Description
Two RNAs folded together computationally: RNase P RNA and transfer RNA, 475 nucleotides in total. Its mean pLDDT, the model's own confidence on a scale to 100, is 75. Rfam match: Bacterial RNase P class A. Rfam classes the family as a ribozyme. Its family is annotated with tRNA processing, ribonuclease P activity and dimeric ribonuclease P complex in the Gene Ontology.
[in-house]
């Protein structure tokens, strides 16, 4: 100097003017009760007012109601190990596997020797494997040639050839996948058939909390192919609904009519049953309606320090704290500065037919455009997705120089 | 705000316990007709909403996104 990896931070700045929203204070007006309070209205002043993702609503929890959620079934989630946590599918540390020269990154990673299923096409064979080509001709049978035997033949016997039954999973070919690999022996040819090494399984040992590891030992000739983001099995977890939950105030659900069920019932109650709580209930016609307040933001909270821990995190101490709207506020304009993009002029360098042309901005002036993604709605912890640009820390690889 | 569902040819929809996607209508070509319609025959037409993963193989299974629809006071 170049190329990269991992993390942290910011999210244009300042000033002025005009607005929006809710809070506090002040005096004024109106109303109510009855003589100092409450409510409402406009006015004045003061200070507050979006995010790292407020998003998707994908997980987990708080909170609220149903029984402070109990038993069973169904259903769903999760899945190497240990730890953290309120909890998690999150985080941290570690193990196995994969990628990268490396810093590092990715990983739905339990069980296929419990059972059931699936594998189109191709191929001989696709799940208790399989003989198409090739190889073999040991064994059996058939045909045939030759030798021996015999006077000759038959029979017998030896041997060659062809064929059939057959043997063979080494080689070819098909396929995503063909039932360990290499070598030697062995064989008719072959084959874990035997052996050596490698791989794999099982048992024990050693190290480790464990996952797991071992160039530790013994043993098994290899049985047990793939698929569980197929059903399933195993371990663990999950009751349901959601702030439009729920609570309070007020109005209404009136008075009625009809039908049905009625304790072996109905409702709360959710997928079902038990259980628990409550006691009349359901449907239709008809009549009638109006919302407001609260829940609401101070919390598993942030920052700093010390201690414990490899770390996530925890303990202790100090310090800081103001969005709470509800057809839903947090904005607009102007000026200056800053970043980025772009145009023009000057400058610089190169070429030059001296007319100019090209390049550059690590120099300068002026103009124009632009400053992402996106916006709270009960609250937190995560994950995922979107995101212009900038600042910063640690580390890796390559090149050059010393 | 919360909770559900869907996306396949131009339109309306099938398909899916994984094996390479169909139907009806529309459009095109031909026949029939003097001509049109109807009818008959034929051919064409697909990013199975988009990306990633599991698998030999994905419209189908899992997951992230995009768009649309519905319910709850």
């Nucleotide at each position: 100097g170049g190329a990269g990896u991992c993390g942290g931070c910011c999210a244009g700045g300042c000033a002025g003017u005009c607005g929006c929203u809710g809070g506090c204070g002040g005096g004024c007006a109106u109303u109510g009760c009855a003589u100092g309070c409450a409510a409402u209205g406009a006015c004045c002043g003061c200070g507050g007012g979006a995010g790292g993702a407020a998003a998707g609503u994908c997980c987990g929890g708080g909170c609220u109601c149903c029984a402070c959620a109990g038993g069973a079934u169904a259903g769903g989630g999760u899945g190497c190990c240990a730890g953290g946590u309120a909890a998690c599918a999150c985080c941290u540390g570690g193990g196995g596997g994969g990628c990268g020269c490396g810093a590092g990154c990715c990983u739905a990673c339990g069980g296929a020797a419990a059972g059931u299923g699936c594998a189109g096409c191709a191929g001989a064979g696709a799940g208790c494997a399989g003989a198409c080509c090739g190889c073999c001709g040991a064994a059996g049978c058939c045909g045939u040639g030759a030798g021996c035997u015999u006077a000759a033949g038959a029979c017998g016997u030896u041997u060659g050839c062809g064929g059939c039954u057959g043997g063979u999973a080494a080689g070819g070919g098909u396929g995503a996948a063909a039932g360990g690999g290499u070598g030697c022996g062995g064989u008719a040819a072959g084959a874990g058939c035997g052996c050596a090494c490698c791989g794999c399984g099982u048992g024990c040992g050693u190290g480790g909390u464990a996952a797991c590891a071992c160039g530790g030992c013994a043993u098994g000739g290899c049985a047990u192919g793939g698929u569980a983001a197929a059903c399933c099995c195993c371990g663990c977890c999950c009751g349901g609904a959601g702030c439009a939950a729920g609570a309070c105030c007020a109005a209404a659900u009136a008075g009625g009519a009809a039908u049905c069920c009625u304790u072996u019932g109905g409702c709360g109650u959710g997928a079902u049953c038990c259980g628990c709580g409550c006691c009349g209930g359901a449907u239709u016609c008809g009549g009638g309606u109006a919302g407001g307040u609260u829940g609401c933001u101070g919390g598993a909270g942030g920052c700093c320090g010390u201690c414990a821990g490899u770390g996530a995190u925890g303990a202790c101490g100090g310090u800081c704290c103001u969005a709470g709207a509800u057809g839903a506020a947090u904005g607009a304009c102007u000026g200056c500065c800053g970043g980025c993009u772009u145009g023009a002029g000057g400058g610089u360098u190169c070429g030059u037919u001296c007319g100019c042309g090209a390049a550059u901005c690590a120099c300068u002036u002026c103009g124009a455009g632009u400053c992402a993604c996106a916006g709270a709605a009960c609250c937190c912890g995560g994950c995922u997705u979107a995101u212009c640009g900038g600042c910063u820390g640690a580390c890796u690889c390559c090149g050059u120089u010393u | 705000g919360c909770c559900g569902c869907c996306a396949u040819a131009g339109c309306u929809c099938a398909g899916c316990u994984g094996g390479u996607a169909g139907a009806g209508c529309a459009g095109c070509u031909c026949a029939c007709u003097u001509g049109u319609a109807a009818u008959g025959a034929g051919a064409a037409g697909g990013u199975c909403c988009c990306g990633a993963g599991u698998u030999c193989g994905a419209c189908u299974c899992u997951u992230g996104g995009u768009g649309g629809c519905g319910g709850c006071a």